[in-house]
RNA sequence: CCGUGCUAGACGGGGAGGUAGCGGUGCCCUGAACCUGCAACCCGCUAAAGCAGGGUCGAAUACCUGCCCCCGGCCCUUAGCCCUGCAGGGUUUGCCUUCGGUAAGUGGUGAAGAAGCCUUGGUCCUGUGCGGCGCAGUCCCAUGAACCCCGUCAGAUCCGGGAGGAAGCAGCGGUAAGUGGAUCGCUGCGGGUGCCACGGGGGUGCUGGGGCAGAGCAAACUGCCGCAGUAACACUUGGGGGGCGGGGACAAAGGCAGGUGCACGG
Repeated sequence: CCGUGCUAGACGGGGAGGUAGCGGUGCCCUGAACCUGCAACCCGCUAAAGCAGGGUCGAAUACCUGCCCCCGGCCCUUAGCCCUGCAGGGUUUGCCUUCGGUAAGUGGUGAAGAAGCCUUGGUCCUGUGCGGCGCAGUCCCAUGAACCCCGUCAGAUCCGGGAGGAAGCAGCGGUAAGUGGAUCGCUGCGGGUGCCACGGGGGUGCUGGGGCAGAGCAAACUGCCGCAGUAACACUUGGGGGGCGGGGACAAAGGCAGGUGCACGG
C1' cells in the first nucleotide's frame, strides 16, 4: 500500500414551550433523513440520552473536535423612531369660541366736508283751539190717557115753580210721560280721532336742517395684545400593545481545518 472480517460510532439536527433538570411525543425552522410499538388530567431518564424490539452502513463524502457563515425562533431596548388604544392635565402652547383693546394690512367712509363745538326741528309727554266721529239731550214730525189730563160737550142725569144753573160719559179737538222717526241746527260729554293750528315740558338715544372750523372717522376681515371658556383634536404626564432600528444568548443546513481504531492474509 492492497484485500477480507470486525469494533467505536452513525442512520438527522435545532428553537421556543414544558421540566428541579435532561431527552421525547405536540408547535415552528432546516431540508430529505431505516422499520415497528409507546407518550400531555404525558412517556422515559438522573448527568446524559428518548425507551423497547428489529434492520443497514461502518473508519471516512458519512464519525469526533474547533472555526466561519447564517435559516429560524427567543430575550432586552430606562433615555432611538413611528403607529395605536387607556387614564390624567390646562402651569407654557396650538385649534375653536366669547369679550375688551390696538390700528400694521385689506375693505369702507370723508374737501359733494371727518371728529369736535354751537343752534333749530321731528320722534316723546302735556294742554288749548278748530275739524271729524260717536253718544245723550234739545229742536222737528207722527203717535200717545175707558174714568182718576185739558177744551167743547149731542143724548142722558141733577137742582129749580120757572127763568135758568151744575156736574159730565161717548164723540171731536188737544196735551203729559212715553214710543217711533228724522238727523239740519243748538248744548253737553267721550276717544286707539286729524298729512290741521298754537303753547308748555323733556331729552340727548335715533334722525332732518343751519352755522363755526378744517382731517380725519370707523373697526367688518386679517394681524398683534389681554381676560375668560373648552379639552374632541394637537401638546404634555403616566402606564400598556404593535412595528422598524439596535444589542444579546442559542442555532439547522452549508463551508474550511484538524483528529479517530482492531484482527488476519498478500

Predicted 3D model of a 266-nucleotide RNA (Bacterial large signal recognition particle RNA) from a Bacillota bacterium. Its Rfam family is "Bacterial large signal recognition particle RNA". Rfam's curators write: The signal recognition particle (SRP) is a universally conserved ribonucleoprotein involved in the co-translational targeting of proteins to membranes. The family's RNA type in Rfam is non-coding RNA gene. The source organism's lineage runs through Bacteria, Bacillati and Bacillota. The sequence was found by an Rfam model in a public genome assembly.